[in-house]
């Protein structure tokens, strides 16, 4: 910084001791023990590996399937949930034009993670 993915999956024991969930708002986990560390375990297939097949000779580096004992990563809630935009549904303060709050979709933004 660039690309890819984010609806689904997967946890107990030991040490520790109060915060955690990315900010900010909400909602919510926590002394029936949070972050943290440690050891087992377990999900997952992004690299890497293992088949088929496709493409490339100044390019092409793709699709489709597998194993999971290798590198990483994750194991409450949809990336918990809105944040900014436009779109539909609703909605009736006000008064005759359609507001804010709500509900859904969609693109952004941001953030995680993997790969270069």
């Nucleotide at each position: 910084c660039u690309u890819a993915u984010c609806a689904c999956g997967a946890g107990u024991g030991g040490c520790a001791g109060a915060g955690g969930g990315a900010u900010g708002g909400g909602c919510c986990c926590g002394a029936u023990g949070a972050a943290g560390c440690c050891a087992c375990g377990g999900c997952a297939a992004c690299c890497g590996c293992c088949c088929c097949g496709g493409c490339c000779g100044c390019a092409a580096g793709c699709g489709g399937g597998g194993a999971a004992a290798g590198g990483u990563g994750c194991c409450a809630a949809g990336u918990c949930c809105c944040a900014c935009a436009g779109c539909g549904c609703g909605g009736c303060a006000c008064a005759c034009g359609g507001a804010a709050g709500g509900c859904g979709c969609u693109g952004a933004c941001a953030g995680a993670u993997a790969a270069g």
This is a predicted structure of a 116-nucleotide RNA (SAM riboswitch aptamer (S box leader)) from a sheep gut metagenome.
Of the family's consensus pairs, 97% are formed in the model.
The RNAcentral record of the sequence draws on MGnify.
It matches the Rfam family "SAM riboswitch aptamer (S box leader)". About the family: The SAM riboswitch is found upstream of a number of genes which code for proteins involved in methionine or cysteine biosynthesis in Gram-positive bacteria.